[in-house]
RNA sequence: GCCUUGGUAGCUCAGCUGGUAGAGCGACUGACUGUUAAUCAGUAGGUCACAGGUUCGAGUCCUGUCCAAGGCG
Numbered sequence: 001g002c003c004u005u006g007g008u009a010g011c012u013c014a015g016c017u018g019g020u021a022g023a024g025c026g027a028c029u030g031a032c033u034g035u036u037a038a039u040c041a042g043u044a045g046g047u048c049a050c051a052g053g054u055u056c057g058a059g060u061c062c063u064g065u066c067c068a069a070g071g072c073g
Base pairs, nucleotide, nucleotide: 001072002071003070004069005068006067007066010025011024012023013022019056027043028042029041030040031039049065050064051063052062053061
């Protein structure tokens, strides 16, 4: 230098053929109780790496850039 895969909540990851961004764990609040833990119910938390483009509509498609892993030279 070129190619492939990936970047989504604090962490680990889903997200189909473009149509309201989700789960588990964690945090917080409440219930339960002698207290904690466990359990149960609920709440908050997102510039979907960045910038453009296409589209009525983009996490998803296209282009460029950055970062990580792997491969080729």
Overview:
The RNA shown here (transfer RNA) has 73 nucleotides and comes from an uncultured Candidatus Micrarchaeota archaeon. Rfam family: tRNA.